[in-house]
RNA sequence: GAGAAAGGCAAACCGCCCGCGAGGGCGCGACGCAAAGUCACGGGACUCAGAGAGAGUGAGUUAGCCGGGCCGCCGAA
Numbered sequence: 001g002a003g004a005a006a007g008g009c010a011a012a013c014c015g016c017c018c019g020c021g022a023g024g025g026c027g028c029g030a031c032g033c034a035a036a037g038u039c040a041c042g043g044g045a046c047u048c049a050g051a052g053a054g055a056g057u058g059a060g061u062u063a064g065c066c067g068g069g070c071c072g073c074c075g076a077a
Base pairs, nucleotide, nucleotide: 001074008033009032014027015026016025017024018023031064037070038069039068041067042066043065044062045061046060047059048058049057
């Protein structure tokens, strides 16, 4: 990051399975994505727990919410 090339990933819905749940896995399927590769480090959002007037706290989920770390294909302006 382009009217390029080779490719890649795969949202939602649906089916099956796991989880208290947010959500995750596999299959179908493509909404989209120049990192939609990877990592819970910071922020946000979401879930669960106990307590409680509340504030807060703990554990978890989300990387396709944002920022950031690390690795990566091609190469015009």
Molecule: c-di-GMP-I riboswitch aptamer
Organism: soil metagenome